[in-house]
């Protein structure tokens, strides 16, 4: 100097004028009234006023209400190990695999040696074996020839004809049941052996662990796919600030206001002594509610005619108030930790609207300004983004 | 705020358990006709909304982004 990798930060600035939203306080003024206050209007002043993604709403939590004895099933999610955290599908560190010369990057990274399923076309054959070409035809037949002996056998040779053997080679495919060599054989083959690769098991050493290293044994060679069903381990109650809480008009609704059966009681009352009524308790029946997916099982309540008036109770609507922003908070120092992160001290207050506020004009400067705007809050992820700055590291070339 | 669905040729729609992306209309060429329409024959036309992943193989399975439609309060 060139090419690149990883990470962090900024996101026009200053001033003036006019406006906008919140809060505080002041002046003037209006209304109400229990005369102490409450509410409203107008005008100054002070102070604060969007983001790194406020976005998508993809995860997780807080908060709020509802539900919740317990269990099983169903459903959804996650998936190397250890840690961080309120929690996570996030982050950090490490392990393993793949990619890159490297700095580094990517990985839903448990189980297909539990079960079931799937694999088009090509190919003989696609999952447990099978055999198209090829090789062999040892063994048993068949045919031919020769020899021997009691015309039926035996022996030898040949044919590749049938049965049969084989998986080395050819070819197909994304994938064909370990590789090389030697032995072996009729031909072959882990059939045997040596080495290599993988798998499983034992032992030793290191590590919290995933795992790593070494050694011995077993011919064990049991392919792929679970982002196929499924199995294993772990996690998950539902809804969402239009959650929800409080106050509360007008008008119109709603609910309540006497009735099941039976048995028992050292209960009370009445009695014509047969019982009757009340109260309490048990059981049964019926009905209702609930366990907001289902079932088992459980829990709770009721035993009721209708209308009207009176009385009592209660809900929602308009509207108002709260929830609402001080928080797993920001910044700085110190300490612990490789780090994520945690602890502690100091300091700061930084939008809270409810049709919804950030804008406009002017001046100067610069590298001429991108993506984009809160609506309960927070931690992540993902996506969008003009331009600029900083740090660490890698590779190549040159010079000293 | 929450829930559901769709995106395939110019248009309307198919595609079974993941296995060669197809049909109708439209368009182009030819035949027929004096010319056209209709009819017959042949043909063109695809980033399966974009990107990434799993797999031998993805329209289909998974993740993410974009666009559109519908529903609840």
């Nucleotide at each position: 100097g060139g090419a690149g990798u990883g990470g962090g930060c900024c996101g026009g600035g200053u001033g003036a004028u006019c406006g906008c939203g919140g809060c505080g306080g002041g002046a003037c003024u209006c209304u109400c009234c229990u005369c102490g206050g409450a509410g409203g209007g107008u005008c100054g002043c002070g102070u604060c006023g969007a983001g790194g993604a406020a976005a998508g709403u993809c995860c997780g939590g807080g908060c709020u209400c509802c539900a919740g004895a317990g269990g099983a099933c169903a459903g959804g999610g996650u998936g190397g190990u250890g840690g961080c955290u309120a929690a996570c599908g996030g982050c950090c560190a490490c392990c393993g695999g793949c990619c890159g010369c490297g700095a580094g990057g990517c990985c839903a990274g448990g189980g297909c040696a539990a079960g079931u399923g799937c694999a088009a076309c090509a190919g003989a054959a696609a999952g447990c074996a099978a055999a198209c070409c090829g090789c062999c035809g040892a063994u048993g037949g068949c045919c031919c020839g020769a020899g021997c002996c009691u015309u039926g056998g035996c022996u030898c040779g040949g044919g590749a004809u049938c049965a049969g053997g084989u998986a080395a080679g050819g070819g197909u495919g994304a994938a064909a049941c370990g590789g090389u060599g030697c032995g072996g054989u009729a031909a072959g083959a882990g059939c045997g052996c040596a080495c290599c690769a993988g798998c499983g098991g034992g032992c030793c050493g290191g590590g919290u662990g995933a795992c790593c290293g070494g050694u011995c044994c077993g011919g064990c060679u049991g392919g792929g796919u679970a982002a196929a069903c499924c199995c294993c381990a772990c996690c998950c109650g539902g809804a969402g600030c239009a959650a929800g809480a409080c106050c509360a008009a007008g008008c119109a609704g709603g609910g309540g206001c006497g009735a099941g059966g039976u048995c028992g009681u050292c209960g009370c009352g009445g009695u014509c002594c047969g019982c009757c009524g009340c109260a309490c308790g048990g059981c049964c029946a019926c009905g209702g509610g609930u366990c907001g997916g289902u079932c088992c099982g459980g829990c709770c309540c009721g035993u009721c005619a209708c209308c009207a008036a009176c009385c009592c109770c209660g809900g929602g609507u308009c509207g108002g108030u709260c929830g609402c922003u001080c928080g797993a908070g920001g910044c700085g120092g110190c300490g612990g930790g490789c780090a994520a992160c945690c602890g502690u001290c100091g300091u700061c207050c930084c939008a809270g609207a409810g049709a919804a506020a950030u804008g406009a004009u002017c001046a100067c400067c610069c590298u001429c300004g991108a993506c984009a705007g809160a609506a309960c809050c927070c931690g992540g992820c993902u996506u969008a983004c003009a331009g600029g700055c900083c740090c660490a590291c890698u590779c190549c070339g040159g010079u000293u | 705020a929450c829930g559901g669905g769709a995106g395939u040729a110019g248009c309307u729609c198919a595609a079974u358990u993941g296995g060669c992306a197809g049909a109708g209309c439209a368009c182009c060429g030819g035949a027929u006709u004096c010319c056209a329409a209709a009819u017959c024959c042949g043909g063109c036309g695809g980033u399966u909304g974009g990107g990434g992943g799993u797999u031998c193989a993805a329209g289909u399975c998974c993740c993410u982004c974009c666009u559109c439609c519908c529903g609840u309060g």
Model confidence (mean pLDDT): 75 of 100. This is a predicted complex of two RNAs, RNase P RNA and transfer RNA, with 473 nucleotides together. It holds a member of the Rfam family "Bacterial RNase P class A". Rfam classes the family as a ribozyme. For this family Rfam cites "Ribonuclease P: unity and diversity in a tRNA processing ribozyme" (Frank and Pace, Annu Rev Biochem, 1998). From the family's description: Ribonuclease P (RNase P) is a ubiquitous endoribonuclease, found in archaea, bacteria and eukarya as well as chloroplasts and mitochondria.